[in-house]
RNA sequence: GGGUACUUGGUGUAACGGUAACACCCGACUCUUGCAAAGUCGAGAUAGGGGUUCGACUCCCCUAGUUUCCA
Repeated sequence: GGGUACUUGGUGUAACGGUAACACCCGACUCUUGCAAAGUCGAGAUAGGGGUUCGACUCCCCUAGUUUCCA
């Protein structure tokens, strides 16, 4: 320098182009004399920017980062 794969809450993962879900974590409440456990409820994310589309995590392009291959 060229190619491949990937980037989603704090963490680990899902998501046939049609309301972004689950587990852990966090907060509140119930329970308890108290703590833990358990239960209920809640907050929290699509790497950045464009394009296609009625509609994009999903398809296309550029940039950034990670992994891997070639030189």
A computed fold for a 71-nucleotide RNA from Microcoleus sp. FACHB-68, annotated as transfer RNA.
The coordinates come from a structure-prediction model, not an experiment, and the mean pLDDT is 83.
Rfam family: tRNA. Rfam describes the family as follows. Transfer RNA (tRNA) molecules are approximately 80 nucleotides in length. Its family is annotated with triplet codon-amino acid adaptor activity in the Gene Ontology.